[in-house]
RNA sequence: CACUCAUUCAGAGAGGUGGAGGGACCGGCCCUGCGAAACCUCGGCAACCGCUCAAACGAGCAGGUGCCAAUUCCGGCAGAACCUUGUGCCAAAGAUAACUGGCUUUGGGUUUUCUGAGAGAUGAGAG
Numbered sequence: 001c002a003c004u005c006a007u008u009c010a011g012a013g014a015g016g017u018g019g020a021g022g023g024a025c026c027g028g029c030c031c032u033g034c035g036a037a038a039c040c041u042c043g044g045c046a047a048c049c050g051c052u053c054a055a056a057c058g059a060g061c062a063g064g065u066g067c068c069a070a071u072u073c074c075g076g077c078a079g080a081a082c083c084u085u086g087u088g089c090c091a092a093a094g095a096u097a098a099c100u101g102g103c104u105u106u107g108g109g110u111u112u113u114c115u116g117a118g119a120g121a122u123g124a125g126a127g
Stems, first nucleotide, its partner, number of pairs: 001127001003125006013042005021031003025076004043068003048064002050061004072119001077116005082109003086105001088103004
């Protein structure tokens, strides 16, 4: 670097160095001189791999990773539902228009909901 599988609404921060960015990308919205990223120390969370309980289930431990603002911060693509704008058709009533109801369809909203995908992240495996 690309591939396969699994997980992705839970959980868990203090100090020091540093000195302006960070939350992958785009849009939004946030965090940040009351100190960003990065690094170091200590602490913690979790349990993918690992180890133990003979095996499974399940439990325990914490050696290898990982992680410790906000659901992966929310959305991005497709479909369904919903809302809305305009067009057209139909029905009752009616002199007509307006109004009301139903249907069709164009555009829009989707940070309103649901489903699936995509992307990203992490682990394990194989290349």
Molecule: SAM riboswitch aptamer (S box leader)
Organism: Chloroflexota bacterium